[in-house]
RNA sequence: CUACAAACCCGAACUAUCGUGUUGCAGCAAUGCAACAAGGAAAGUCUGGACAGCAAAGAGUAACCUACCAGUGAAUAGCUGGCUGUACGUUAGUACAAGAGAUAGUGCCACAGAAAAUAACCGUUUUGCUUUUGCAGAAUAAGGGUGAAAAUGUGAGGUAAGAGCUCACAAUGUAAUAUAGUAAUGUAUUACAUGGGUAAACCUUAGGUGCUGUAAUGCCACGUAUAGUAUCGUUUUAAGAGCUACUCGCUCAAGAUACAGGGUAGGCAGCAAGAUGGCAACAGUAAUGUUGCUACAAGAUAAAUGAUAGUUUAGAAACAGAAUCCGGCUUAUGAGGUUUGUAGUUUU
Numbered sequence: 001c002u003a004c005a006a007a008c009c010c011g012a013a014c015u016a017u018c019g020u021g022u023u024g025c026a027g028c029a030a031u032g033c034a035a036c037a038a039g040g041a042a043a044g045u046c047u048g049g050a051c052a053g054c055a056a057a058g059a060g061u062a063a064c065c066u067a068c069c070a071g072u073g074a075a076u077a078g079c080u081g082g083c084u085g086u087a088c089g090u091u092a093g094u095a096c097a098a099g100a101g102a103u104a105g106u107g108c109c110a111c112a113g114a115a116a117a118u119a120a121c122c123g124u125u126u127u128g129c130u131u132u133u134g135c136a137g138a139a140u141a142a143g144g145g146u147g148a149a150a151a152u153g154u155g156a157g158g159u160a161a162g163a164g165c166u167c168a169c170a171a172u173g174u175a176a177u178a179u180a181g182u183a184a185u186g187u188a189u190u191a192c193a194u195g196g197g198u199a200a201a202c203c204u205u206a207g208g209u210g211c212u213g214u215a216a217u218g219c220c221a222c223g224u225a226u227a228g229u230a231u232c233g234u235u236u237u238a239a240g241a242g243c244u245a246c247u248c249g250c251u252c253a254a255g256a257u258a259c260a261g262g263g264u265a266g267g268c269a270g271c272a273a274g275a276u277g278g279c280a281a282c283a284g285u286a287a288u289g290u291u292g293c294u295a296c297a298a299g300a301u302a303a304a305u306g307a308u309a310g311u312u313u314a315g316a317a318a319c320a321g322a323a324u325c326c327g328g329c330u331u332a333u334g335a336g337g338u339u340u341g342u343a344g345u346u347u348u
Base pairs, nucleotide, nucleotide: 001344002343003342004341005340006339007338008337009336012312013311014310015309016308017307018306020037021036022035023034024033025032026031039319043330044329046328047327048326049325050324051213052212053211054210058248059247060246061245063209064208065207066206067205068082069081070080071079072078083099084097085096086095087094088093100204101203105202106201107198108197109196121144122143123140124139125138126137127136128135129134152170153169154168155167156166157165171194172193173192174191175190176189177188178187179186180185217269218268219267220266226260228259229258230257231256232255240252241251242250243249276295277294278293279292280291281290282289283288
């Protein structure tokens, strides 16, 4: 320098003409002038909250969620860095993990295979019968076969042949001590033990869990009829409502529920100045935080944010369109940029 791969960043700006919406100023009004105007995902509706209303008393049972350590964050969301395990790789390293418990208990491990845990198909040793080939009994789990996995491994002794039967050295697990680390955990020594896997199977342990959703909610105007019927009730153990689903208990309460009927369908707020954006410095491995300066960047309500021409830039196209707002995760995506890795070329 080229190619490939992975992770991350970004998603345009200016001028002119015409047009649309909001706000402000001027105007009796018509209207004029100025400023601003759809994304990094606005998507999914997965997830955490802000905000508004209801509630303020818990206890038990159930249901659901979370599950290595530390940091960060408003957060129960997530993110960053580490530890452990598995897989790949000679190594460096990369990827993944719904990462507590299998010595509380109950289940499951297809097919193949003798057997998936008190097993014996081939084989080995031995006894009897038998001309031999073979037949019957006893012992065996070292060798072979099946399988993802077959009673921890290697060596020696021992044995009829064998087996942790015994010994030595290892492996795995548990515990104690020492040591490094904030910790998860690592290393070393000693002791004890020796089928495995599976909890994204039931289960156990520890911790946690209000509901609704801007069509929330509040206010104003106009208009009218809760006038009627029925049931339960009016503190004489409360009809009804609420405290998570249920039970108990507690709180509020004079009305509640059903049927039938009457009036209204207009407007304002919520509505965008914030857990906010940009730049710089400092702290930190990083996520992120602190300080200073600076900015105000759509608020429609049947739904505006556009069209044409030209130019700039490394690039300007794809995916795609706001409706209470903010944070995250996931998915889609043209050109371009940054970092890392692999391979090649070679002094350009």
Predicted 3D model of a 348-nucleotide RNA (Bacterial RNase P class A) from a Chitinophagaceae bacterium. Its mean pLDDT, the model's own confidence on a scale to 100, is 76. Its Rfam family is "Bacterial RNase P class A". About the family: Ribonuclease P (RNase P) is a ubiquitous endoribonuclease, found in archaea, bacteria and eukarya as well as chloroplasts and mitochondria.